Predicted 3D model of a 74-nucleotide RNA (transfer RNA) from a Candidatus Woesearchaeota archaeon. Rfam family: tRNA. The family's RNA type in Rfam is transfer RNA. Gene Ontology term of the family: triplet codon-amino acid adaptor activity.
Parts: sequence; structure tokens; C1' cells
RNA sequence: GGGGCGGUAGCUCAGCCUGGGAGAGCACUACGCUGAAGACGUAGUUGUCACGGAUUCAAAUUCCGUCCGCCCCA
Repeated sequence: GGGGCGGUAGCUCAGCCUGGGAGAGCACUACGCUGAAGACGUAGUUGUCACGGAUUCAAAUUCCGUCCGCCCCA
């Protein structure tokens, strides 16, 4: 230098193909339970969907560019 995959909650990830409600598990907070803690149960909090631009009534999702990580080729 060329190519492929990936970047979404504190962590691990789904959702992208086929545009329209941003989600799951774990974690965290409160309460119940307990002598206390853990476990369990109930309720709840948590997002610049890496960044910029374009298309569209509408973009995590489509298109272009940039950055970062991993892998392959040279």
C1' cells in the first nucleotide's frame, strides 16, 4: 500500500440482510426475605448506535469519507 471482519448500556452481545418501538443477559439501585450477608423475588436507572456528510417523510440499518481494533496479502 491492497483486501476482509468488527466498533450499539459499566461488561458480553443481538438487532443491520428486508429503513419506522433502541433491546437481552450480567452488573448497579431500592424494596421484600435474613440476626447479617449470599441466593431468590418485585420494581427501577443506565445510550452522541465510533465520527462527519449524503439519500429519505423517516437512518443503528442504505451510500461516501475518516478514525480505531483484529486478521490476510504484498